[in-house]
Context: one part of a larger RNA
RNA sequence: GGAUGAACGCUGGCGGCGUGCUUAACACAUGCAAGUCGAACGGGGCCGAUUUAUCGGCCCAGUGGCGAACGGGUGAGUAAUGCACAGGAAUCUGCCCCUCAAUCUCGCAUAGCCCACCGAAAGGUGGGGUAAUACGAGAUAGUCUCGCAAGAGUAAAGGCGUAAGCCGUUGAGGGAGGAGCCUGUGUCCUAUCAGCUUGUUGGCGGGGUAACGGCCCACCAAGGCGACGACGGGUAGCUGGUCUGAGAGGAUGAUCAGCCACAAUGGGACUGAGACACGGCCCAUACUCCUACGGGAGGCAGCAGUGAGGAAUCGUGCACAAUGGGCGAAAGCCUGAUGCCGCGACGCCGCGUGGAGGAAGACGGCCUUCGGGUUGUAAACUCCUUUUGUACGGGACGAUUAUGACGGUACCGUGCGAAUAAGCACCGGCUAACUACGUGCCAGCAGCCGCGGUAAGACGUAGGGUGCAAGCGUUAUCC
Numbered sequence: 001g002g003a004u005g006a007a008c009g010c011u012g013g014c015g016g017c018g019u020g021c022u023u024a025a026c027a028c029a030u031g032c033a034a035g036u037c038g039a040a041c042g043g044g045g046c047c048g049a050u051u052u053a054u055c056g057g058c059c060c061a062g063u064g065g066c067g068a069a070c071g072g073g074u075g076a077g078u079a080a081u082g083c084a085c086a087g088g089a090a091u092c093u094g095c096c097c098c099u100c101a102a103u104c105u106c107g108c109a110u111a112g113c114c115c116a117c118c119g120a121a122a123g124g125u126g127g128g129g130u131a132a133u134a135c136g137a138g139a140u141a142g143u144c145u146c147g148c149a150a151g152a153g154u155a156a157a158g159g160c161g162u163a164a165g166c167c168g169u170u171g172a173g174g175g176a177g178g179a180g181c182c183u184g185u186g187u188c189c190u191a192u193c194a195g196c197u198u199g200u201u202g203g204c205g206g207g208g209u210a211a212c213g214g215c216c217c218a219c220c221a222a223g224g225c226g227a228c229g230a231c232g233g234g235u236a237g238c239u240g241g242u243c244u245g246a247g248a249g250g251a252u253g254a255u256c257a258g259c260c261a262c263a264a265u266g267g268g269a270c271u272g273a274g275a276c277a278c279g280g281c282c283c284a285u286a287c288u289c290c291u292a293c294g295g296g297a298g299g300c301a302g303c304a305g306u307g308a309g310g311a312a313u314c315g316u317g318c319a320c321a322a323u324g325g326g327c328g329a330a331a332g333c334c335u336g337a338u339g340c341c342g343c344g345a346c347g348c349c350g351c352g353u354g355g356a357g358g359a360a361g362a363c364g365g366c367c368u369u370c371g372g373g374u375u376g377u378a379a380a381c382u383c384c385u386u387u388u389g390u391a392c393g394g395g396a397c398g399a400u401u402a403u404g405a406c407g408g409u410a411c412c413g414u415g416c417g418a419a420u421a422a423g424c425a426c427c428g429g430c431u432a433a434c435u436a437c438g439u440g441c442c443a444g445c446a447g448c449c450g451c452g453g454u455a456a457g458a459c460g461u462a463g464g465g466u467g468c469a470a471g472c473g474u475u476a477u478c479c
Stems, first nucleotide, its partner, number of pairs: 001479004006475005013351006019344002021309001026307003030304003035066003040063002043060007073262003082187007091179003096175008104138004113128006144153003158167003188234003195225003200222004205217003237259004241252004264285005287298004315341001317340003323337001324335004354384004364375004389416006398406001423468005428449003434463005444451002
C1' cells in the first nucleotide's frame, strides 16, 4: 500500500447493487416451512335438481396412489469409506423418451361406519358389516430368470368418455439423467510419536449385496505396512474460487456453484426405485413439558422470533404475479424454495450539501515588532440554478388470452424554494501541515526514534493549516 462477513470511537443527506451469529453443532415460547389426487375406492354431513328413484355440487375423515430421499439449513465429525483431476468394471435405476408384446378367470379380507367397553390423557380392545388401481389364487406368455440341454419358474388393474379415444397397469429390450463400487496421482503440522498389525495379509470354500471385495464366516498359509515417515498426537469439511503479489508464491475457503458429512447425543433397522431418512419409526441417554402418579409428549444446524454467549450480525413482513418443485387428465391446491419489501454507512459505486459576481478587505476571532498580518471572496449583499427535497398530476416493463406481491414503486411532467444536508484524523522526524496560552518528568503523548524537570512547533486548549470526505480514525487479521 492492498484486503475484510469485521468490531469500536466521533460523525452522518440521498440512491443503486450486494451483504449481515465468524462466538454456544447452546437451550428454545409461538406461528408457518409437504402435500396432493373424488378421472383408484366405499362412506358420513350440508345444499340443489327432480321423472321418487336417482343425479349434481361443496365439505369431512378413512382405504389406496404418487410425493415426502427434492428443495432449505449447518460444518460438529472427517487427514481419508472425503475432495480434486484422470481412468475402470462386477452394478441398480421411480417418474421421462423409443421399440415389441400383453392387460384373461376368480377369491378372502380390512379401515372408515355401527354397537359395546377401557383410559385423566396420549391412545386402545372386542363384536358386526363393506369397497377398490389394496391383498391373494388360477390361466396364458416370451426376446425374461435358472439350467449344457431336456425342462422348470414367474405378470397385470382398472378409470374417464355417448363414442372416437385418452390416462393408466404388466413383461422384455434400449436411451437419457441419477446413484453405488474400484484404481492411479495430489491433498496441513508434529520424530520430544519408530516401529504398527491377528480379520491382520493372502488363498480355498461358502454366506451376504443391486454389484466386486475379509464385507462376513469356517479352514489353510504367515503374511501385510514403515525414515519415499507406517502407527500415534494435534488441527481441519474439500474444490471452483477469494485476497495479495510483476510473477513464482503466500494466505484463505463468508456470500454464489459442485461434492461430502450431520440433524438433541449414541445405536438400529423398516418402508421404498432411492434413506439407515432434519419437520418418519424403534431402543438407550441427557434435558424440557403434561399428568388423575398408572402413564404420556418433544427435538428451529428450515423461515421469522426469544433467552444465553459475545466486540458483534436483521422483520415473529408481503405474495405465489414471475422462475422452479410436488400432486392432479385438468381446473387447481401446496410451496418461509423463490420473487419482493423492511432494518444496519457492513461493503462497492454514483450523486448532493449550490453557481457566478462581490473590499487593499466589514464585524468578530487569533497572532503581533502595535505598523499590521491572518481567517478572507470567506461572509453580508446582487443575480442565477433546482440535482436532492416537498406538493400535485400522469404512470410502466417484468405477462401471453387472463393473472402483478413488488406498487401508485421506478420513471415522466408542473409548481415551490438556497431552500433539507460536513465531518473526522493529523500538523517533532519518518510524513503533507505552526503559532499562542496553560502545564512544569506533573498531567499526559507514543507505530519507531522519542517528547514533558518554567519560554514544549511532540502533553491540553485555541486560532491557523494539511489530508481524506458521508465518512474519518483506531483495533484485529492476511498478503
A computed fold for a 479-nucleotide part of an RNA from a Candidatus Berkelbacteria bacterium, annotated as small-subunit ribosomal RNA, 5' domain. It matches the Rfam family "Bacterial small subunit ribosomal RNA". It was read from a public genome assembly.